[in-house]
Molecule: Bacterial large signal recognition particle RNA
Organism: Symbiobacterium sp.
């Protein structure tokens, strides 16, 4: 070499997820690949890492190992989209400034601005005048007795003449009340085309004098500040979607190399 019989092993194998790991059930992948039981408020196990049962193959296409290829997944990252929180450097809206630039008016040589001057307004004292309050002055009322005069009846005193007190009435007054407001005092103001004196003063009006060309308003707007946060814009985040991005396990397929024992011939 060649035939028999055996063992090892092998009869699918990866990914999330799960778990302290590891396999399995369920999802997905890759593709055809013994049966049967058990399983997610799980199942069986421990690094020889799914258990028990039954069956076939069998050292090569089928078992090991290494490289190449890569189907899937995962993670992470950029980038879009769309939603959400936040922010206030900037952009965009809003005010404000606006003496930076424009635009387009009115005044003015029948005299701008500026300068000096009267008065005016302004303050403060006084007068006046009004208005308000208050007092008086005026009416009118107004005391059952403890105000006043005059006191009828009646009462005391007294022999007597004569005194004396003294209630209603009637005249009358104080306090207070009410009227009147012409008069007279006092006090008071957001009063007054009112007078007198003062006194500030050039911001304001009115006039003058000098002088001889400017003087004020409206728009918009450079800058500068302040504010919104609906969008832009910058940070976080979540969903979806993309990417010749980075990693990571990794099925299927290539491709190389390894592999045991008996017997007989």
């Nucleotide at each position: 070499c060649c035939g028999c019989g055996c063992u090892a092993g092998a009869c699918g194998g990866g990914g999330a997820g799960g778990u302290a790991g590891c396999g399995g059930u369920g999802c997905c992948c890759u593709g055809u690949a013994c049966c049967c039981g058990c399983a997610a408020c799980c199942c069986g196990c421990u690094a020889c890492a799914g258990c028990g049962g039954g069956g076939u193959c069998g050292a090569a296409u089928u078992c090991c190992c290494a490289c190449c290829c890569c189907c899937g997944g995962c993670c992470u990252g950029g980038c879009c989209u769309u939603g959400u929180c936040g922010g206030g450097c900037c952009g965009g809206c809003c005010g404000g400034u606006g003496c930076u630039g424009g635009c387009g008016g009115g005044c003015g040589u029948u005299g701008a601005a500026g300068a000096c001057c009267u008065g005016g307004a302004c303050c403060u004292g006084c007068g006046c005048a009004g208005c308000g309050g208050g007092a008086g002055c005026c009416c009118g009322u107004g005391a059952a007795c403890c105000c006043c005069g005059u006191c009828a009846g009646g009462c005391c005193c007294g022999g007597a003449a004569g005194g004396g007190a003294g209630c209603a009435g009637c005249g009358g007054u104080a306090a207070g009340c009410g009227g009147a407001u012409c008069c007279u005092c006092c006090c008071g103001g957001g009063u007054g085309c009112c007078g007198c004196a003062g006194g500030c003063g050039c911001a304001c009006c009115u006039g003058g004098u000098c002088c001889g060309a400017g003087c004020c308003g409206g728009c918009c707007u450079a800058u500068c500040c302040g504010g919104u946060a609906u969008c832009g814009c910058c940070g976080g985040u979540a969903a979806g979607g993309u990417c010749g991005a980075g990693g990571u396990c990794a099925a299927a397929g290539g491709u190389g190399g390894g592999u045991g024992c008996g017997c007989g011939g």